[in-house]
RNA sequence: GUGGAUUUAAUGCCGAGUCCGGUCCCGCGACCGGAGUGGGGGACCCAAAAUUUGGGGUGAAUCCGGCUUUGCCGGUAGGGCAGUCCCCUUGCCCGAACCCGUCAGCUAACCUCGCAGGCAUGUUGGGGAGGGUAC
Numbered sequence: 001g002u003g004g005a006u007u008u009a010a011u012g013c014c015g016a017g018u019c020c021g022g023u024c025c026c027g028c029g030a031c032c033g034g035a036g037u038g039g040g041g042g043a044c045c046c047a048a049a050a051u052u053u054g055g056g057g058u059g060a061a062u063c064c065g066g067c068u069u070u071g072c073c074g075g076u077a078g079g080g081c082a083g084u085c086c087c088c089u090u091g092c093c094c095g096a097a098c099c100c101g102u103c104a105g106c107u108a109a110c111c112u113c114g115c116a117g118g119c120a121u122g123u124u125g126g127g128g129a130g131g132g133u134a135c
Base pairs, nucleotide, nucleotide: 010121011120012119013118014117018035019034020033021032022031023030024029036115037114038113039112040111041110046105054103055100056099057098058097063075064074065073066072067071078094079093080092081091084129085128086127087126088125
C1' cells in the first nucleotide's frame, strides 16, 4: 500500500415493517399503553357466472420459448438503485418465495392480523419544484 474477515458508531438501501411513554431486566430483551402505518375478512347497491382443469391471498416478481427436463439457458410484463420530491438521460441489478385449505367479487358498520427479515459505504449527467438554517 492492497485484499479479506470480525466488532462498534455514523450514514444509507430493499421492504408496510416506525416513533413516544412506562414497568421489569446485569444485558439481550419481554410486557403494557399511545400515535402512525401495511394487510385480510365482511351488507344494501353494483358487478358477475361456473365450484377438480379446484379456488384464493401477500409480493415488482407475470408470461413465453428452448434444452442434455424435476433443473438449466434466453427473453419478458413489472420493480429497485445516497441524502425531500418530480422529469429526462446513462449504467447496474431483481424479475423470488411463502401462506390459506374446498372457502372469500366490490363492500359502510364491524371483526381480525403485522410493524419482520436481509444488506452496503455512493449509478452518470442535466432540468424543475419544495423545504430548512444564517444574515
c-di-AMP riboswitch aptamer (ydaO/yuaA leader) from a Clostridia bacterium, 135 nucleotides, folded computationally. Its Rfam family is "c-di-AMP riboswitch aptamer (ydaO/yuaA leader)". About the family: This family represents a conserved RNA structure found upstream of the ydaO and yuaA genes in Bacillus subtilis and related genes in other bacteria. The coordinates come from a structure-prediction model, not an experiment, and the mean pLDDT is 78.